A computed fold for an 87-nucleotide RNA from a Chloroflexota bacterium, annotated as c-di-GMP-I riboswitch aptamer. It matches the Rfam family "c-di-GMP-I riboswitch aptamer". About the family: GEMM was predicted in a large-scale screen for bacterial structured RNA regulatory elements. NCBI's taxonomy places the organism under Bacteria, Bacillati, Chloroflexota. It was read from a public genome assembly, where an Rfam model found it.
RNA sequence: CUCCGAGAAAGGCAAACCGGGAGAAAUCCCGGGACGCAAAGCCACGGGUCUAAUGUCGAUAUUGGCGACGACAGCCGGGCUGCCGAA
Numbered sequence: 001c002u003c004c005g006a007g008a009a010a011g012g013c014a015a016a017c018c019g020g021g022a023g024a025a026a027u028c029c030c031g032g033g034a035c036g037c038a039a040a041g042c043c044a045c046g047g048g049u050c051u052a053a054u055g056u057c058g059a060u061a062u063u064g065g066c067g068a069c070g071a072c073a074g075c076c077g078g079g080c081u082g083c084c085g086a087a
Base pairs, nucleotide, nucleotide: 004085005084012037013036017032018031019030020029021028022027035074041080042079043078045077046076047075048072049071050070055066056065057064058063
């Protein structure tokens, strides 16, 4: 230095759910809360997933199809960065 990851130490993050807020929604933010996480730090680059407002096509009186320019990094790859150090 690289792989690796301990019933190690110091510290970190925070699922579901609840309260408040933003949003058309997915989802996100703040507070509480911990299921878990050694990158559960960052980046939508490839795949995937979610939503479907503007738009568009059709129905026709409130609905259906398509559609990402919206999201998810705690779905899988990839890239960048990083704490600790037993075997």